[in-house]
RNA sequence: UCAAAUGUUUUCUAGGGUUCCGCAGCUCAUGUAAUGGCUGGCCUGGUCCGAGAGAAAACUCACAGCUUGCUGUGUCACGGAAGGAUAAAAGCCUGGGAGAU
Numbered sequence: 001u002c003a004a005a006u007g008u009u010u011u012c013u014a015g016g017g018u019u020c021c022g023c024a025g026c027u028c029a030u031g032u033a034a035u036g037g038c039u040g041g042c043c044u045g046g047u048c049c050g051a052g053a054g055a056a057a058a059c060u061c062a063c064a065g066c067u068u069g070c071u072g073u074g075u076c077a078c079g080g081a082a083g084g085a086u087a088a089a090a091g092c093c094u095g096g097g098a099g100a101u
Base pairs, nucleotide, nucleotide: 007059008058009057010056011055012054015049016048020046021045022043023040024039025038026037028036029035030034061074062073063072064071065070066069076096078099082094083093084092
């Protein structure tokens, strides 16, 4: 420097925060209550976001084999900082990037 599909989709998970719901607090508004307001994600949660290097499934491509529509192989993968989106954050996106081997 070049090549190999470093393939696609869906549903999840690790993880993530706080728009909404719930929960907790303040006691600000109408006397309490109820409702609204404000605060809290060092609130288990529901909704939500969510992996190239996590899981499963369904497809698709190439090659090989044969019983001709199935099987096998390609199919592996260390990794910042910074920035960006959304309400917000992240294993999201930039990005199989920079870099390392």
Guanidine-I riboswitch aptamer from Peribacillus muralis, 101 nucleotides, folded computationally. Its Rfam family is "Guanidine-I riboswitch aptamer". About the family: This family represents a conserved RNA structure found upstream of the ykkC and yxkD genes in Bacillus subtilis and related genes in other bacteria. RNAcentral holds the sequence, with entries from Rfam. Of the family's consensus pairs, 100% are formed in the model. The organism belongs to Peribacillus, within Bacteria.